[in-house]
Molecule: transfer RNA
Organism: bacterium
RNA sequence: CUGGAUAUAGCUCAGACUGGUAGAGCGCUUGCUUCGGGAGCAAGAGGCCGCAGGUUCAAAUCCUGUUAUCCAGACCA
Numbered sequence: 001c002u003g004g005a006u007a008u009a010g011c012u013c014a015g016a017c018u019g020g021u022a023g024a025g026c027g028c029u030u031g032c033u034u035c036g037g038g039a040g041c042a043a044g045a046g047g048c049c050g051c052a053g054g055u056u057c058a059a060a061u062c063c064u065g066u067u068a069u070c071c072a073g074a075c076c077a
Base pairs, nucleotide, nucleotide: 001073002072003071004070005069006068007067010026011025012024013023020057028044029043030042031041032040033039050066051065052064053063054062
């Protein structure tokens, strides 16, 4: 340099193909249970969906550009 993949909650990941209120598990907070820890039950907080722009009544999702990481190839040595 070329091609491809990935980016969504603190962590691990769905959701995108087919646009219509952003989800799960673990973790965290509070309450109950327990002498306490652990565990169980109930409730709750937490994400401008990598960034920018475009299309649309409406975009995590479609289109364009771009950033980071990873893989493969090419080039130089």